[in-house]
Molecule: c-di-AMP riboswitch aptamer (ydaO/yuaA leader)
Organism: Orenia marismortui
Parts: sequence; structure tokens; C1' cells
RNA sequence: UUACUUUAAUCGCUUAAUUCUAUUAAUUAUAUAGAAGCGGGGGACCCACUUUAUUUUGGGGCGAAUGUAAACUUACUUAUAGUGAGUUUACUAAGGUUACCUUUAACCUGAGUCCGACAGCUAACUUCGUCAGCGUUAAAAAGGGGUAGG
Repeated sequence: UUACUUUAAUCGCUUAAUUCUAUUAAUUAUAUAGAAGCGGGGGACCCACUUUAUUUUGGGGCGAAUGUAAACUUACUUAUAGUGAGUUUACUAAGGUUACCUUUAACCUGAGUCCGACAGCUAACUUCGUCAGCGUUAAAAAGGGGUAGG
């Protein structure tokens, strides 16, 4: 000097998921309760739906996370075929990241889960959540702003 790893603090990112107060405690404050802020659900008139409709081909919510194709495995089947389920691969609706903002480019995500026969929208009203996981494009370009100094 460069690269990698670990720890602490500050700062930052995804997300609604942050802040404050009180109490006990401080040998676990990663607790309990409340408030503010942010976010979700239920819920009228009107409107929408109304194909003898909707209703096991169940239906619906949170979330960006919806779909398509192929291969392999497997279940049903006498078998082919077909249908369903799982895994993988390649794409995709949609979404995120430049430490002022927008765009281009580049890189990444494109999951999971809940309700339990049941919910269109929806004022008043009512109810619930406030977790979890991380460390960036140590580029560039265009445009628009802000601050400080002269």
C1' cells in the first nucleotide's frame, strides 16, 4: 500500500414496522402497558356483479412476488394418452438498489404465509400490526434543485 475476515459505534438499505412516556428491572429493557406516527382488515346509501348467475373447478386476505414453457420424479389409469402434485431450468407481470431528486445504464428480487365455508366498493363505526433481515453502482451520462463562499 492492497485484499479478506471479525468486533463496536455512527450512518445507510428492504419493510407499515418508527418515536416518546410510565412501571418493574438493570444478574437479559430483545419485558409489560399506554400514546403519537405509519400500515392492514371488516363495514351503508349509491355504484358494480346478476350468462336460470355466484356457490369443490371452493372462495378470500397480506405481500412487488403474477404467469408461461420444457425436462425429471410421482399418483390416478389394464395401458397409451390425459390430469394432478413435487423438483429443476429458462423466461415473465410486477418490484428494489447510485447517500439530493428524475431518467438512462448496470446489478439483483420475482418468496412465503394467513383466514376457515366466509367477506365487491364503502362514510360513520369497528378491529389488528408496528416484525424480521441486511451493508450499497468505491461506475458513468443527461437534466433539475439545495447549501456554502467570493